[in-house]
RNA sequence: AAUCGAAAAAGGCAAACCGUCUGAAAAGGCGGGACGCAAAACUACAGGGGCUAAGGAUGCACUUCUAUGCCUGCCAGUUGCCGUU
Numbered sequence: 001a002a003u004c005g006a007a008a009a010a011g012g013c014a015a016a017c018c019g020u021c022u023g024a025a026a027a028g029g030c031g032g033g034a035c036g037c038a039a040a041a042c043u044a045c046a047g048g049g050g051c052u053a054a055g056g057a058u059g060c061a062c063u064u065c066u067a068u069g070c071c072u073g074c075c076a077g078u079u080g081c082c083g084u085u
Base pairs, nucleotide, nucleotide: 002085004083005082012037013036017032018031019030020029021028022027035073041078042077043076047075048074049071050070051069055066056065057064
């Protein structure tokens, strides 16, 4: 430096759910809680994919379209601990 993730060691994060706050919503923050995670670290103007539709447009119906909003614990890009080869 590359590859791999068995056993370890030091550790780390925290799903669902509950309480509360923010938000139109998706969703996010805080506290509890652990389903799991070798990157469950960072990145949403590297890229792809997905969710929502306030506002706007459309329609004369009670619909449809649209991201500047959101998700990386969806794929991914970038970076990193320990160790094997």
Description:
Predicted 3D model of an 85-nucleotide RNA (c-di-GMP-I riboswitch aptamer) from Alkalibacterium subtropicum. The prediction has a mean pLDDT of 83. Rfam family: c-di-GMP-I riboswitch aptamer. Rfam links the family to the GO term cyclic-di-GMP binding. It was read from a public genome assembly, where an Rfam model found it. Lineage of the source: Bacteria > Bacillati > Bacilli > Lactobacillales > Alkalibacterium.